[in-house]
Predicted 3D model of a 72-nucleotide RNA (transfer RNA) from a Bacteroidales bacterium. RNAcentral holds the sequence, with entries from ENA. Its Rfam family is "tRNA". Rfam describes the family as follows. Transfer RNA (tRNA) molecules are approximately 80 nucleotides in length. Lineage of the source: Bacteria > Pseudomonadati > Bacteroidota > Bacteroidia > Bacteroidales. The prediction has a mean pLDDT of 84.
């Protein structure tokens, strides 16, 4: 240089082209306790950027960008 691959909450993930993108974990607030751990209950919190097919894209295709991987 070429070729594969992967990239989703702070983190670890999950989703046959079609639900309001699911959980965990962890953060925030209550109850629990004398206080604090546990636990229960609730909330906020996510699809690397552009650009395309489609009626509908996280999912498919293209380009960039960042990880690993093989080849030379």
């Nucleotide at each position: 240089g070429g070729c594969c691959u992967c990239u989703u909450a702070g983190u670890u993930u999950a989703a046959u082209g079609g639900a309001u993108a699911g959980a965990a974990u962890g953060c925030g607030a209550g109850a629990u306790u004398c206080c604090g751990g546990u636990u229960c209950u609730u909330g906020a919190g996510a699809u690397g950027g552009g650009g395309g097919u489609u009626c509908g894209a996280a999912u498919c295709c293209u380009c960039c960008a960042g990880g690993g991987g093989c080849c030379a």